[in-house]
RNA sequence: AGCGACGGGCGUGUAGCUGCCUGUAUCGACCUGGUAAGGUUAUGGUACAGGAGGAAAGUCGGGACUCCGAAGGGCAGGUUGGCCGUUAACGGCGGCCUUGAGUAAUCAAGGGAAAGUGCCACAGAGAACAGACCGCCGUGGCGAGUUUCUAUGAAGGGGCUUGUCAGGGUAAGGGUGAAACGGUGAGGUAAGAGCUCACCAGCAGAUAGGGUAACCUAUCUGGCUUGGUAAACCCCAGCUGGAGCAAGGCCGAGUAGGGAAGUUUCGUUAUCUCUCUUUACCUUCGGGUAAGGGGAUUUGCGACAUCGUAGCCCGCGAUGAGUCUUCCGGGUAGAGCUGCAAGAGUGAACCAGCAAUGGUUCGCCUAGAUGAAUGGCUACAGAAAACAGAAUCCCGCUUAUAGCCCAUCCUUCGAC
Numbered sequence: 001a002g003c004g005a006c007g008g009g010c011g012u013g014u015a016g017c018u019g020c021c022u023g024u025a026u027c028g029a030c031c032u033g034g035u036a037a038g039g040u041u042a043u044g045g046u047a048c049a050g051g052a053g054g055a056a057a058g059u060c061g062g063g064a065c066u067c068c069g070a071a072g073g074g075c076a077g078g079u080u081g082g083c084c085g086u087u088a089a090c091g092g093c094g095g096c097c098u099u100g101a102g103u104a105a106u107c108a109a110g111g112g113a114a115a116g117u118g119c120c121a122c123a124g125a126g127a128a129c130a131g132a133c134c135g136c137c138g139u140g141g142c143g144a145g146u147u148u149c150u151a152u153g154a155a156g157g158g159g160c161u162u163g164u165c166a167g168g169g170u171a172a173g174g175g176u177g178a179a180a181c182g183g184u185g186a187g188g189u190a191a192g193a194g195c196u197c198a199c200c201a202g203c204a205g206a207u208a209g210g211g212u213a214a215c216c217u218a219u220c221u222g223g224c225u226u227g228g229u230a231a232a233c234c235c236c237a238g239c240u241g242g243a244g245c246a247a248g249g250c251c252g253a254g255u256a257g258g259g260a261a262g263u264u265u266c267g268u269u270a271u272c273u274c275u276c277u278u279u280a281c282c283u284u285c286g287g288g289u290a291a292g293g294g295g296a297u298u299u300g301c302g303a304c305a306u307c308g309u310a311g312c313c314c315g316c317g318a319u320g321a322g323u324c325u326u327c328c329g330g331g332u333a334g335a336g337c338u339g340c341a342a343g344a345g346u347g348a349a350c351c352a353g354c355a356a357u358g359g360u361u362c363g364c365c366u367a368g369a370u371g372a373a374u375g376g377c378u379a380c381a382g383a384a385a386a387c388a389g390a391a392u393c394c395c396g397c398u399u400a401u402a403g404c405c406c407a408u409c410c411u412u413c414g415a416c
Base pairs, nucleotide, nucleotide: 001412002411004409005408007406008405009404010403012381013380014379015378016377017376018375020051021050022049023048024047025046026045027044028041029040030039031038032037053387057398058397060396061395062394063393064392065244066243067242068241072314073313074312075311077240078239079238080237081236082096083095084094085093086092097110098109099108100107101106111235112234116233117232118229119228120227133174134173135170136169137168139166140165141164142163143162144161145160146159147158148157149156150155182200183199184198185197186196187195201225203222204221205220206219207218208217209216210215248338249337250336251334258328259327260326261325262324265303266302267301268300270298273296274295275294276293277292278291279290280289281288282287304320305319306318307317308316309315345364346363347362348361349360350359351358352357
């Protein structure tokens, strides 16, 4: 100096004038006018302080907070997936382990395929309980050539080569394919094959050592040896109540608690009261007492019905002639108030930790609009432009981004 990797920052500045919004303090301010006075204005005037982002976007995740549910359980649904740590929590972040890509700095991925089902086009014999196209070996039939033996010859037997048909063995060689049921070498075989052996890889185990763990290293044993795909269905393990600031609370205003329909309630226990009735006794003939039975009210339990538990079931709670349930109809609904911004906040130093992060001490206060606040002009400087505007808040992730700056690391070339 070139190429690359990874991390961070800025994303107009200064001064003046003027226009908006919020907060605090204060009660005046402006116009007309000779005075007096009048008018406008508190939805205002004056002073001070503050006022959109690194993603405010997406709404993909997690929560804080509010309400519902006597606040529980299960299923469904959803989501995550190596180990350890961190955090309010997360699918986030940090470190490590294994695998893969890269010369490297670095980057990416991560439960299970021997529980089951499915899929792997085309080509190919055959794509996972596979398979024989070409080929190799050998048997039988029908031929051809050559050679040899017997033999006078024809001819017959044997060997070798070769054609064809039938059927047997084989999966080493070749072919097809992204991928073909371990690799190399030797022995063995009719030809071959882990058929056998040596070494290696893989798988399943055992022992020892290191590490919190995932896992790593070494030695030994064994059958020889079973592709891929789960962001396919599925299986395993963990987590998960619901709705959401238009949550919720308060004030004000207002009508017609109008109309219609529905709602068996049942069984049982206990005490007291009331009432009806049967029997017995007493009686002053009005009734009374005792026992039994029925009904009403109250209470407890159970059943049933409705509602609630923001998907279903169980459980639980409430109600049971009502301030109940369902439907129809009518009225009110605000330039309303609050929630509304001091926080899992932020800066620095020190300590612990590889780090994420945590602790201690000393400082700081940084938007709260509600048809929706940040604008305009001038001067100088300047690289001055991109993506782009808060709406309950915070922590992450993802996406977009002109231009400029800073730091570290890898590698190539050159010089000292």